Overview: The part of an RNA shown here (large-subunit ribosomal RNA, domain I) has 529 nucleotides and comes from Mucilaginibacter lutimaris. The full RNA is in RNAcentral, with records from ENA. The coordinates come from a structure-prediction model, not an experiment, and the mean pLDDT is 83. It matches the Rfam family "Bacterial large subunit ribosomal RNA".

[in-house]
Context: one part of a larger RNA
RNA sequence: GGUACACGGGGGAUGCCUUGGCUCUCAGAGGCGAUGAAGGACGUGAUAAGCUGCGAUAAGCUGCGGGGAUCAGCAAAUAUGAAUUGAUCCGCAGAUUUCCGAAUGGGGAAACCUAGCUAGUUGAAGACUAGUUGCAUAAAUGCGCAAACCUGCUGAACUGAAACAUCUAAGUAAGCAGAGGAAGAGAAAAUAAUAAUGAUUUCCUGAGUAGUGGCGAGCGAAAGGGAAGAAGCCCAAACCAGUUCUGUUACGGCAUAACUGGGGUUGUAGGACCACAACAUGAAUAUCUGAAUGAACCGGAACGGGGUGGGAAACCCGGCCAUAGAGCAUGAGAGCUGCGUACGGGUAAGUAAAGAUAGGAUAGUGGUAUCCUGAGUACCGCGAGGUCGGAGACGCCUUGUGGGAAUCUGCCGGCACCAUCCGGUAAGGCUAAAUACUCCUGAGAGACCGAUAGUGAACCAGUACCGUGAGGGAAAGGUGAAAAGAACCCCGAACAGGGGAGUGAAAUAGAACCUGAAACCGUGUACUU
Repeated sequence: GGUACACGGGGGAUGCCUUGGCUCUCAGAGGCGAUGAAGGACGUGAUAAGCUGCGAUAAGCUGCGGGGAUCAGCAAAUAUGAAUUGAUCCGCAGAUUUCCGAAUGGGGAAACCUAGCUAGUUGAAGACUAGUUGCAUAAAUGCGCAAACCUGCUGAACUGAAACAUCUAAGUAAGCAGAGGAAGAGAAAAUAAUAAUGAUUUCCUGAGUAGUGGCGAGCGAAAGGGAAGAAGCCCAAACCAGUUCUGUUACGGCAUAACUGGGGUUGUAGGACCACAACAUGAAUAUCUGAAUGAACCGGAACGGGGUGGGAAACCCGGCCAUAGAGCAUGAGAGCUGCGUACGGGUAAGUAAAGAUAGGAUAGUGGUAUCCUGAGUACCGCGAGGUCGGAGACGCCUUGUGGGAAUCUGCCGGCACCAUCCGGUAAGGCUAAAUACUCCUGAGAGACCGAUAGUGAACCAGUACCGUGAGGGAAAGGUGAAAAGAACCCCGAACAGGGGAGUGAAAUAGAACCUGAAACCGUGUACUU
């Protein structure tokens, strides 16, 4: 040197655990902000570096409610105090709330510098105290922040086509603007087809169908059927009346324009107008009352003994409760030990069904001569975009540009175009629900993870650290039931480390602390070269 066995060192796998995550469900909330937000800086404790809380009233102040014995956060120490005259604590409402930040008197390299005006302190100056001074706007109001969802404007490339240009990726990513708890859409100038349906939205189907496509790669409907949910309305105009301006006048008026009030709102056309009839219905909104719900919180059943053990909830013996045998904790598996659970109670702020009063929206029949029914619009040419439709036989919708109607005997559509037939009534507007999402709150669930997993982050993590910067971005959990965390002695230079002693069930559980694998490094013994 090797092999085997034993005992160690080293290391931190494995097992067990969970403070943290992940994915959902139901309910709530869906905003905060010039009454100064989000986010920060700096302060604030008897001692106080950090975190948390708070703001010069600074781990706090006041009121009301709850609660009932301890308390002065994490945090274990000392000191000093508070509390049954009800503290700490919990809930609701208020007060205070430095400086920066939209930041808003001006400036500025954020948390700093420096002004004007008004009032005050001072004998005066300087200085200080309180308030005020931003921009847009006539005013109201707006400005900034915020996870996704939504609408609009702008809008790629990689990629795929096995290259690449039409095409695709994709109207995606990204940028910008804006809104709401949802947004958008929405009450047919619809869809259909000889039968009809009857606003919109979402889901299932229709259907990977009809189509489209260097007919390549690919892209890809709609009607209809079945569900969810259902809700319909208001203007403009004709006509009537009024106010103001202007014009005109024979001074009686008339007309134009603008505004206001009434009227009126549609396709079996409707309305004005004329004639007739009637006095019905009771919407929005406001005020008051207010069931119910609603915070902290309250009540809430039933067990003892024995041996084992460090410890009983396990085991043995004998009982009990149950609208409660969900769960967690307690020195090992606890319905009956504790917290709870089922069930029941409780009110403030707030929300609010419903009712009452006021209020007054909304409604009929006939006639049809005249009037009205949304104009640079419809439509057409040229050029684009949308749609399943890539210019095609190409309708429909939107529109840049040029031309440019009709007025109900009107006009548009039914996929070139024409006729018949059918459907509708454009060029104004509003509209709940079904749908989308989750930064956030409460309750709950999981054939989800269990510390190289699960969030990047179970731990003082967007930290340490890296980068000029945009940005990138870790590692790191476990003594024990209880600190009982090892008094005292010894070795030692020792606040290192260790040996005794002591605690403990255990100290090879000793803080480098549960278990403690392998690599790797030793010591001893045996055999062997």